This is a predicted structure of a 381-nucleotide RNA (Bacterial RNase P class A) from a Gemmatimonadota bacterium. The source organism's lineage runs through Bacteria, Pseudomonadati and Gemmatimonadota. It matches the Rfam family "Bacterial RNase P class A". About the family: Ribonuclease P (RNase P) is a ubiquitous endoribonuclease, found in archaea, bacteria and eukarya as well as chloroplasts and mitochondria. Its mean pLDDT, the model's own confidence on a scale to 100, is 78.
RNA sequence: AUGUGCGAAGUGAGGGUUGCCGUCGGGUCCUUCGGGGUACCGAUGGAGGAAAGUCCGAGCUCCACAGGGCAGGGUGCCGGGUAACGCCCGGGAGUCGGUUUCGGCCGGCGACGGAAAGUGCCGCAGAAAAAGAACCGCCGAUGGCCCCUUCGGGGGUACAGGUAAGGGUGAAAAGGUGCGGUAAGAGCGCACCGGGCCGCCGGAGACGGAGGUCGCAUGGUAAACCCCACUUGGAGCAAGGCCAAAUAAGGGACGAGGAGCUGCUCGCUCCACCUGAGUCCCGGGUAGGCCGCAUGAGGCCGUCAGCAAUGUCGGUCCCAGAUAAAUGACCCUCCCGCCGUUUCGGCGGCGGACAGAACUCGGCUUAUUCCGCGCAUCCGC
Numbered sequence: 001a002u003g004u005g006c007g008a009a010g011u012g013a014g015g016g017u018u019g020c021c022g023u024c025g026g027g028u029c030c031u032u033c034g035g036g037g038u039a040c041c042g043a044u045g046g047a048g049g050a051a052a053g054u055c056c057g058a059g060c061u062c063c064a065c066a067g068g069g070c071a072g073g074g075u076g077c078c079g080g081g082u083a084a085c086g087c088c089c090g091g092g093a094g095u096c097g098g099u100u101u102c103g104g105c106c107g108g109c110g111a112c113g114g115a116a117a118g119u120g121c122c123g124c125a126g127a128a129a130a131a132g133a134a135c136c137g138c139c140g141a142u143g144g145c146c147c148c149u150u151c152g153g154g155g156g157u158a159c160a161g162g163u164a165a166g167g168g169u170g171a172a173a174a175g176g177u178g179c180g181g182u183a184a185g186a187g188c189g190c191a192c193c194g195g196g197c198c199g200c201c202g203g204a205g206a207c208g209g210a211g212g213u214c215g216c217a218u219g220g221u222a223a224a225c226c227c228c229a230c231u232u233g234g235a236g237c238a239a240g241g242c243c244a245a246a247u248a249a250g251g252g253a254c255g256a257g258g259a260g261c262u263g264c265u266c267g268c269u270c271c272a273c274c275u276g277a278g279u280c281c282c283g284g285g286u287a288g289g290c291c292g293c294a295u296g297a298g299g300c301c302g303u304c305a306g307c308a309a310u311g312u313c314g315g316u317c318c319c320a321g322a323u324a325a326a327u328g329a330c331c332c333u334c335c336c337g338c339c340g341u342u343u344c345g346g347c348g349g350c351g352g353a354c355a356g357a358a359c360u361c362g363g364c365u366u367a368u369u370c371c372g373c374g375c376a377u378c379c380g381c
Base pairs, nucleotide, nucleotide: 001377002376003375004374005373006372007371008369012334013333014332015331016330017329018328020046021045022044023043024042025041026040027038028037029036030035048354052365053364055363056362057361058360059359060236061235062234063233072232073231074230075229076228077091078090079089080088081087092112094109095108096107097106098105099104113227114226118225119224120221121220122219135167136166137163138162139161142160143159144157145156146155147154148153175193176192177191178190179189180188194216195214196213197212198211200209201208202207240291241290242289243288250282251281252280253279254278257271258270259269260268261267298317299316300315301314302313304311305310335352336351337350338349339348340347341346
């Protein structure tokens, strides 16, 4: 210097002025005396580690739900933690890297059940990509063909054929290495390694260890279909509940008058009178208000149990609650970094992350750095 993890994260630090939202107290106003309003006064609280993405898991709420099955979705080594999880912790096996005294040790990684149930796929290259492969090479035992022959056979050829040692292709080629063996080869035989099966021992288990046995019989791929095991109802605080101006339908009670002609009176006309004008009440639930909604799987400190995740016990604290959405703006002094300037005292400029609660928790993922710490790598002295 870069990367990475952790801590902290305050609009860089301290102070002041002035707003905004909430709570409490007072004043004041209203009151059905329960309480409510408030533009006044005072005190006090006021974003995050991710409030984000809305990807998992829950609480809470409403709807649905006899029982069984099918389809669909999810999860997938073992044990533990937790309210729960696809999260976390510990372990196992695998794989990659480093290191080694070659016994191991250290670190990283992750959808880590099943490939002898079935089906599909395996680009390019290659002869062949799976019930079985012959391109080059190797061989010439066996059969064929040609030549020689002392008729016993010998030599040649590579047509049939044998061969998975070697070469070549590929991410991957039909267990590996070595010796024997063979015409050449081959688990064909043997030794070691690897593998299958069987019981034994250790472990709670994943699994590990040693032994016996079988020449070894099944390439890879399941974030391909699929199979197996377990699991799984839907929608979400605009959930949902309460109060309730307005208004339609509907219901009930009372119920005889209403409109016009000129302001009043009289008069006239029209409409209505139990098939009911009109008034009131209920109902309904728009605007608006209240609850849900801030004491919670809560924070902090200590204690004990545990390798740890986490849990037990004790003490202590109360810590935003808006609704078109408050958490802001300005001033002074100072700090750090970079740049410019300098009479080396300073001066000037720029910058000091990502980002803003909206029912609430537990995770995961993503974004980010003035600063502190750890680790790794590189550079300079």